[in-house]
Context: one part of a larger RNA
RNA sequence: UGGUGUUGAAGGAACUCGGCAAAUUGCCCUCGUAACUUCGGGAGAAGAGGGCCCUCUUCGCGGGCAACCGUGGAGGGGGGGCACAGAGCAGGGGGUGGCGACUGUUUAACAAAAACACAGGGCUCUGCGAAGUCCAUAAGACGACGUAUAGGGUCUGACGCCUGCCCGGUGCUGGAAGGUUAAAGGGAGAGGUUAGCUCUUCGGAGCGAAGCUUUGAACUGAAGCCCCAGUGAACGGCGGCCGUAACUAUAACGGUCCUAAGGUAGCGAAAUUCCUUGUCGGGUAAGUUCCGACCUGCACGAAUGGCGUAACGAUCUGGGCGCUGUCUUGACAAGAGACUCA
Numbered sequence: 001u002g003g004u005g006u007u008g009a010a011g012g013a014a015c016u017c018g019g020c021a022a023a024u025u026g027c028c029c030u031c032g033u034a035a036c037u038u039c040g041g042g043a044g045a046a047g048a049g050g051g052c053c054c055u056c057u058u059c060g061c062g063g064g065c066a067a068c069c070g071u072g073g074a075g076g077g078g079g080g081g082c083a084c085a086g087a088g089c090a091g092g093g094g095g096u097g098g099c100g101a102c103u104g105u106u107u108a109a110c111a112a113a114a115a116c117a118c119a120g121g122g123c124u125c126u127g128c129g130a131a132g133u134c135c136a137u138a139a140g141a142c143g144a145c146g147u148a149u150a151g152g153g154u155c156u157g158a159c160g161c162c163u164g165c166c167c168g169g170u171g172c173u174g175g176a177a178g179g180u181u182a183a184a185g186g187g188a189g190a191g192g193u194u195a196g197c198u199c200u201u202c203g204g205a206g207c208g209a210a211g212c213u214u215u216g217a218a219c220u221g222a223a224g225c226c227c228c229a230g231u232g233a234a235c236g237g238c239g240g241c242c243g244u245a246a247c248u249a250u251a252a253c254g255g256u257c258c259u260a261a262g263g264u265a266g267c268g269a270a271a272u273u274c275c276u277u278g279u280c281g282g283g284u285a286a287g288u289u290c291c292g293a294c295c296u297g298c299a300c301g302a303a304u305g306g307c308g309u310a311a312c313g314a315u316c317u318g319g320g321c322g323c324u325g326u327c328u329u330g331a332c333a334a335g336a337g338a339c340u341c342a
Stems, first nucleotide, its partner, number of pairs: 001337001004334001007331001010328002014326001019323001027051005036041001038158001052079012080084001092321001097316002099313002104116002120156007132142003159308004164238003169235002171231005178226003184220002189215005196207004239257005266300001267297001278294005
């Protein structure tokens, strides 16, 4: 001098981002125990008392014929110590809010959570050689030695109360009158070649049947798309301006524009609120956090679920009791190192 543990006057979180770390509590018996609640819990809630040794009385239980031996409970009296669950082992507790119902799972080696999963709920596909998946388009296999109370996909996430409006766009499902339309069919017509014919300056030029060949219009022609409907626990979306009441303010009301329809219930400065430390109330001597309200929701909102909710959580936020070297503010001692000397 750092580290590991130990101790402590007075105070007791004044420390700090934050009680991080440490301390407190800790076992058994008796009494006692709140809000809330899904009536199971909460609960070891909280809180209070007792615990050693000696002795007396009394009541059991087991063994024994009995004396007695072993063992347990209750009551009375007494004793010693600083300390009687005498060491060690061995819950700090209470109230509030957010999130997630819960037990569970996860980033082996910086994240354990509000993330994932979950029971429960919905939609959708699948009639069995099932759908779906692996594979090479095959064979084969899984699904399943299962059969719609089954199997696959997807979303939500216990429970309680609920889950509003929009089908214009996109998707999906259904429809088939019309439009468009591939290969294919079709072959009007056009081009190349030239037996031959015509002309010729004798070099060649023009016309040109059949065959061969290169093309090729009309017309016929499925699904799809256009089209017509349905469908939101499908992808998604859910307005603006102006005026108006006998104080003022506000607007139940009216007008107008646009839209597929203009956000319902519930919640709301929120894990969402920029302005913002919004305003009011509570808590503090003093509170950008916290709790309760208000609603002006920049930019909540209903299974990308909404709002509640007992229990649960090495979760997150703020407050208080106990407790303490976290601190005021430092100190002493111990042993193992570093270091110095030999």
Molecule: large-subunit ribosomal RNA, domain IV
Organism: Acidobacteriota bacterium